[in-house]
RNA sequence: GGUCCUGUCGAAUAUCGGUUAGUUCGUCAGAUUUUCAUUCUGAAAAGUCGGGUUCGACUCCCGGCAGGACUA
Numbered sequence: 001g002g003u004c005c006u007g008u009c010g011a012a013u014a015u016c017g018g019u020u021a022g023u024u025c026g027u028c029a030g031a032u033u034u035u036c037a038u039u040c041u042g043a044a045a046a047g048u049c050g051g052g053u054u055c056g057a058c059u060c061c062c063g064g065c066a067g068g069a070c071u072a
Base pairs, nucleotide, nucleotide: 001071002070003069004068005067006066007065010025011024012023013022018055027043028042029041030040031039048064049063050062051061052060
C1' cells in the first nucleotide's frame, strides 16, 4: 500500500428499523454489622464523528477518525 472486520455507561457484553438502550463487575447512597468485609435495596452512568435513506436509525448506505486481522 491492498482486502476485510470492529467501534454501545468506568470495564466487559446484549440489543438485526419503533426498547424507559438491558445484564455482569465496578462507583455512590441507604439497610444489616461494634467496625470492616459479606449480603440486601436503590441511584448515577453509554450508542466514535459528519452526511444520506426512512414516517422513524445504535441498527441500513457513504465518507472521516481510531483499533484489529490477513496479505504484499

Predicted 3D model of a 72-nucleotide RNA (transfer RNA) from a Bacteroidales bacterium. Rfam family: tRNA. It is annotated as a transfer RNA.